[in-house]
RNA sequence: GGACACAACUCUGGAGAGAACGUAUGAUAUAAAUACGUCACCGAAGGGGAAGGCUCUAUUGAGCUAAACUCUCAGGUAAAAAGGACAGAGAAGGGCAG
Numbered sequence: 001g002g003a004c005a006c007a008a009c010u011c012u013g014g015a016g017a018g019a020a021c022g023u024a025u026g027a028u029a030u031a032a033a034u035a036c037g038u039c040a041c042c043g044a045a046g047g048g049g050a051a052g053g054c055u056c057u058a059u060u061g062a063g064c065u066a067a068a069c070u071c072u073c074a075g076g077u078a079a080a081a082a083g084g085a086c087a088g089a090g091a092a093g094g095g096c097a098g
Stems, first nucleotide, its partner, number of pairs: 004095001006093001009090005018039001020038006040077003046073001047071003052065005
């Protein structure tokens, strides 16, 4: 000095699925919300899983390694709010190649 990658920060965009039912609180004209219970659903916070491949082993097997795939534990299921993988942009920080 700085390509590059990394973990966060700011802004923007950002899907899916019951305004479910019952009881209670609250409100009290309803709804939202909370707790408990009953089913039905969603996948794009997070989390789990294994294929193939690689390594070891005489062999049986063991270990390592993913995802937007899969499971739905968690989370979520009118609008709003919140959350949201991912994408674009921004400004720094530490690390590092030529």

Glycine riboswitch aptamer from Oceanobacillus salinisoli, 98 nucleotides, folded computationally. Its mean pLDDT, the model's own confidence on a scale to 100, is 76. The sequence was found by an Rfam model in a public genome assembly. Rfam family: Glycine riboswitch aptamer. Clan: Glycine riboswitch clan.